[in-house]
RNA sequence: AGAGUUUGAUCCUGGCUCAGAUUGAACGCUGGCGGCAUGCCUAACACAUGCAAGUCGAACGGAAACGAUGGAAGCUUGCUUCCAGGCGUCGAGUGGCGGACGGGUGAGUAACGCGUAGGAAUCUGCCUUGGAGUGGGGGACAACAUGGGGAAACUCAUGCUAAUACCGCAUACGCCCUACGGGGGAAAGCGGGGGAUCUUCGGACCUCGCGCUCUAAGAUGAGCCUGCGUCGGAUUAGCUAGUUGGUGAGGUAAUGGCUCACCAAGGCGACGAUCCGUAGCUGGUCUGAGAGGACGACCAGCCACACUGGGACUGAGACACGGCCCAGACUCCUACGGGAGGCAGCAGUGGGGAAUAUUGGACAAUGGGGGCAACCCUGAUCCAGCAAUGCCGCGUGUGUGAAGAAGGCCUGCGGGUUGUAAAGCACUUUCAGCAGCGAGGAAAAGCUUAGUCGGUAGGGUUUGACGGUACCUCAUGAAUAAGCACCGGCUAAUUUCGUGCCAGCAGCCGCGGUAAUACGAAAGGUGCAAGCGUUAAUCGGAAUUACUGGGUGUAAAGGGUGUGUAGGCGGGACUGUAAGUCAGAGGUGAAAUCCCACGGCUCAACCGUGGAACUGCCUUUGAUACUGCAGUUCUUGAGUCUCGGAGGGGUUGCUGGAAUUCGUGGUGUAGCGGUGAAAUGCGUAGAUAUCACGAGGAACACCAGAGGCGUAGGCGGGCGACUGGACGAGUACUGACGCUGAGGCACGAAAGCGUGGGGAGCAAACAGGAUUAGAUACCCUGGUAGUCCACGCCGUAAACGAUGGAUGCUCGGUGUUGCCCCGUUUUAGGGGCAGUGCCUAAGCUAACGCGUUAAGCAUCCCACCUGGGGAGUACGCUCGCAAGAGUGAAACUCAAAGGAAUUGACGGGGGCCCGCACAAGCGGUGGAGCAUGUGGCUUAAUUCGAUGCAACGCGAAGAACCUUACCUACCCUUGACAUGUCUGGAAUCCUGAAGAGAUUUGGGAGUGCUCGAAAGAGAGCCAGAACACAGGUGCUGCAUGGCCGUCGUCAGCUCGUGUCGUGAGAUGUUGGGUUAAGUCCCGCAACGAGCGCAACCCUUGUCAUUAGUUGCUACGAAAGGGCACUCUAAGGAGACUGCCUGUGUCAAACAGGAGGAAGGUGGGGAUGACGUCAAGUCAUCAUGACCCUUAUGGGCUGGGCUACACACGUGCUACAAUGGCGCGUACAGAGGGUUGCCAACCCGCGAGGGGGAGCUAAUCCCAGAAAACCGGUCGUAGUCCGGAUCGCAGUCUGCAACUCGACUGCGUGAAGUCGGAAUCGCUAGUAAUCGCGGAUCAGCUUGCCGCGGUGAAUACGUUCCCGGGUCUUGUACACACCGCCCGUCACACCAUGGGAGCGGGUUCUGCCAGAAGUAGUUAGCCUAACCGCAAGGAGGGCGAUUACCACGGCAGGGUUCGUGACUGGGGUGAAGUCGUAACAAGGUAACC
Repeated sequence: AGAGUUUGAUCCUGGCUCAGAUUGAACGCUGGCGGCAUGCCUAACACAUGCAAGUCGAACGGAAACGAUGGAAGCUUGCUUCCAGGCGUCGAGUGGCGGACGGGUGAGUAACGCGUAGGAAUCUGCCUUGGAGUGGGGGACAACAUGGGGAAACUCAUGCUAAUACCGCAUACGCCCUACGGGGGAAAGCGGGGGAUCUUCGGACCUCGCGCUCUAAGAUGAGCCUGCGUCGGAUUAGCUAGUUGGUGAGGUAAUGGCUCACCAAGGCGACGAUCCGUAGCUGGUCUGAGAGGACGACCAGCCACACUGGGACUGAGACACGGCCCAGACUCCUACGGGAGGCAGCAGUGGGGAAUAUUGGACAAUGGGGGCAACCCUGAUCCAGCAAUGCCGCGUGUGUGAAGAAGGCCUGCGGGUUGUAAAGCACUUUCAGCAGCGAGGAAAAGCUUAGUCGGUAGGGUUUGACGGUACCUCAUGAAUAAGCACCGGCUAAUUUCGUGCCAGCAGCCGCGGUAAUACGAAAGGUGCAAGCGUUAAUCGGAAUUACUGGGUGUAAAGGGUGUGUAGGCGGGACUGUAAGUCAGAGGUGAAAUCCCACGGCUCAACCGUGGAACUGCCUUUGAUACUGCAGUUCUUGAGUCUCGGAGGGGUUGCUGGAAUUCGUGGUGUAGCGGUGAAAUGCGUAGAUAUCACGAGGAACACCAGAGGCGUAGGCGGGCGACUGGACGAGUACUGACGCUGAGGCACGAAAGCGUGGGGAGCAAACAGGAUUAGAUACCCUGGUAGUCCACGCCGUAAACGAUGGAUGCUCGGUGUUGCCCCGUUUUAGGGGCAGUGCCUAAGCUAACGCGUUAAGCAUCCCACCUGGGGAGUACGCUCGCAAGAGUGAAACUCAAAGGAAUUGACGGGGGCCCGCACAAGCGGUGGAGCAUGUGGCUUAAUUCGAUGCAACGCGAAGAACCUUACCUACCCUUGACAUGUCUGGAAUCCUGAAGAGAUUUGGGAGUGCUCGAAAGAGAGCCAGAACACAGGUGCUGCAUGGCCGUCGUCAGCUCGUGUCGUGAGAUGUUGGGUUAAGUCCCGCAACGAGCGCAACCCUUGUCAUUAGUUGCUACGAAAGGGCACUCUAAGGAGACUGCCUGUGUCAAACAGGAGGAAGGUGGGGAUGACGUCAAGUCAUCAUGACCCUUAUGGGCUGGGCUACACACGUGCUACAAUGGCGCGUACAGAGGGUUGCCAACCCGCGAGGGGGAGCUAAUCCCAGAAAACCGGUCGUAGUCCGGAUCGCAGUCUGCAACUCGACUGCGUGAAGUCGGAAUCGCUAGUAAUCGCGGAUCAGCUUGCCGCGGUGAAUACGUUCCCGGGUCUUGUACACACCGCCCGUCACACCAUGGGAGCGGGUUCUGCCAGAAGUAGUUAGCCUAACCGCAAGGAGGGCGAUUACCACGGCAGGGUUCGUGACUGGGGUGAAGUCGUAACAAGGUAACC
């Protein structure tokens, strides 16, 4: 620091996801040790049990318990009982101090609660430092005793008593009050020691200590006030009656509406009051480069709370966690009358939960309370226990060791890998275990040193929970110690097997449908390691809320426009001030934490010491540039004034002509109208047409323009009235008066609404006619609201330049509108200002594009955006008569949605061009019969494949058996075939029986070749045995090779370098011509090149040369001769737009011509670019994987592939006279032939038979070509056409023609009289027509492949159909239009709105009620201290009552949550229904 994911690819926008760090965590698998930390985040849920706050006898009366001592009694002689507060001590009680600290929790609280910085009107026990004092009296109440009540808790009555308990009196420096005269107010003693004196022998007295009272100050702690900061929601906008202030009073420690009376009517709020939700705050913690964001466990500071609510008492301090009273809920005890309780202290229990520990030890240390002290108490604390919860450290060995062991896994079978890993050998002993030694933490205090206190110094003695722990050490022995996740990309690390869209995985993209590096397992590898993964959560990456640091033309995003309030921002100069700002100093910013340095535990974590830092706030002193504030001034911003012209700017009145329609009248006659074509409609009751007149409403042709005006919406005949703004020129004036603008206010197209008018044309709705599968549409005929006017609403538009306003700056060119200046011939031209267009530079932009009218460079202000869908929806509120508008979510769901541009493909887009593509022609198919192939059906089987063009006379150049793969029956199992091992035998030939055959079973003959003397061995062949294996036309052409079809013999397809572009890509290859052609030329940021085209090859057409037998032949035939001709076959020539004329760009080329056998690629063939169709073929062959193995292999018999209601393709023969039949006559080419072609001759009507010459072929044979031609017949007829079908008789091939061959003869003589819609071929030696040959093959052809004979017609042309090429355009397509995609309906699931209501929470208002308590009042009752001789009083208490008030109750609201029959839309879901809306001109352009 980035990466993956939208696309065919690209750039951008934008979301989602990942890699990092972290945690009070949890879960899964695993687990050796130690140190240091941490450990109920949930139910502030309920709690059994124990402990957590006591202490003081040196305050007091005392003596229940224990001990000692003394005494007494009993005796068992060391025990029991009793007595003695005299002693140590001490239960209960009075009294003092402390229970307000320490410890817990975070419910409440959005607040002066907290943080920070300040302030004044306060209190402060114990503590410190001062000052003064501590005199003298009195009366009670507990305990106790007696009696009573009660189950208990407890309580009542009477009586006795002490004090540092309580109350007066005296005194009062200072203290408090004051009217400044004065007035008021206190105390307590206890203990140690002691010389003289006194003594009631207790003491007094003195002294010391601890106390006590008053007071001044300090310290500490606490209370109060203020500035600033402190979460979200405006779908919470108004809140407030003690409310805000004043006066007076009360109250408090103290200020204050804190409370009360009166007076005034204020106070708070868009700088967010009030309300709702959420939340303890901070130091800090986590993350981050930082700024920030999230959090507030542990530790520390503050606050709040203590079962829930209320209340006060005591006290220095509380409205009090382990105090009190009351109310409530809950739990417990109960004798039912009544009582008791509060773990959010430490442990612990139940419950909740994914989840969080021991009912441990000790006061040794630190600290706290009490005490003179010893000491006591202390679940604070210090320790231990449990937990890998985290951080840190250590270990699980080290070295050597190749036979690279065994085993595992993979394999191309050679090997590789696990792997020096193991074993083996040599060492070490950390850790754990055993044993031994053994700290530091401890300082004291106390006691003693003649008494006490203080200071200082020293000696002795005593004290350790942890713990026999840390540390150290001996001996033993590799001994006690490794797992988890991952391995498709991101992301380090791969193979095999299993599985087969199943099982499963998945953080995102996505894997899995038979070869899965993605599932499961194994082997191997990678990463981390006593842990590793997963889940959850936070920050980061995310510049994805943008202060640092983003945007708004088209991606999400500029408000429809103006005006203007608050606010924000603001021109030049000077002076002052010093709020902001800057600098210095001071205070504070607790400690801990973070950072740095040093130090202590063996290191580290951890800890200690010091420093820095704490970016903040406050005070103060300066500075004065900038901003602010105050004052003075200026003119350039802004405005005013004068003059001028332009304009569909606005409102209103009047007015004009053209046109449509209607009415009246005239002329006139059969149609009009409308459409793609029609029909509805109108018209003989006279339309349309035409003329005249009249009525009425709406809109204003030409001018008219890319032009003008207006803020926008918008504005168009003419004239007048009223009126707004902008602009130009010009002096003068004001003197910053400015810009923007949240709310507010105003305007605001069309449609729509209300009331009243108006209504010609047009025209939603509606009706009819068409179209259509349908047509609630498009088209047509009608037609109502509406459109128009007046007044009032609505307030929205793709209200668009999809571009907010203002100001300044930044090259140019060219139009146009208005005005001015210079200037010209008053026309050109030049200049200025203001508008309005186009092109372009720099710059910007993702690109497109923008470009002085910015989307450039800057400043200011406003509005808006933050993934798509849900949704501009729901709810709430505001506005509206309504329609609706404004504001405006969430659940849920997806991994995209989107912008611009690129290459293709496509279009019922466009341009250009080509092709038997159409047209022009000729002949066919489709109708008939037959042949053949296919589908279908049938069958035991009808083997398999090919299926639009590009399957269908195709694989098949030839199914009777064979072929043959199919079916039936019968057989074989190392096999019909290959290789290897062993045994035997030569091989081979002849022959018999059974059987449908395969096969089974006999008989006979017969031994070879090489080496070797022989025995024997070897090669080949045959047979047998066992095992490796053979075999498969079984599956997958979507695992493949090879071959091949097709677009298409179409003219295209690419590359290198350069250039352009961020890039995909473009350029080249486009353009202008031309060509059959990307053929060539010209131009050009391209220059070249490759595969294609063309040419080179074969053949054909002409000539010449050479060669000539089997060919030819002028020599009469043969022989012989000859090679001129025909012909044959070798190598050549020839044609190249070469020549001429014209056109054309001085080009390429084209047109015409000459010459020539041939002329513009002469004709034909071979030749098929990059690629497309997962096109075809596993059945030609080859081949991976899978499957079968006495069968899916092999053999054999018979059957089938030849079936037949039917449909289609391809053909043959015909329907006839351009013909049929019969006779005669003529002319080819190219082939084939020894298992063959077969002559002559003979037989047969014929197929054919016999025969045998010749021929391994320019020699012989197939082999007489046919159409044609000559003359004859038939005469338009189902025929002398046509030949199907059937019968009979034959021939040939073959083992065999039944299923199922071909041919011959005789007889039979079907359909058919030129073929509907539709459709095919062909442009010249072509179509058409005629015959001939060949492959396959025993035989079999109308098919296929070839050959020649005869031999046409037509092409104006490119509008249309089909296919193709090229350029361009649109696109939401890219599996590419056989594309994409929308909505209803039906089904399933999910969340959500409405909903008669129902239930809960919370809050407000009014009323009732009123416990405890406090305050006030008090006439009833009671009353020790003081006053008074007494009566009585003062004071106090109880009771009563008033005020306030908790719980509770009634009634009515607000708000929120849950639930609800039914209902609304929404979302999601491989193959449902209906249509076709959108994307191309999407077939009616689309959209708002």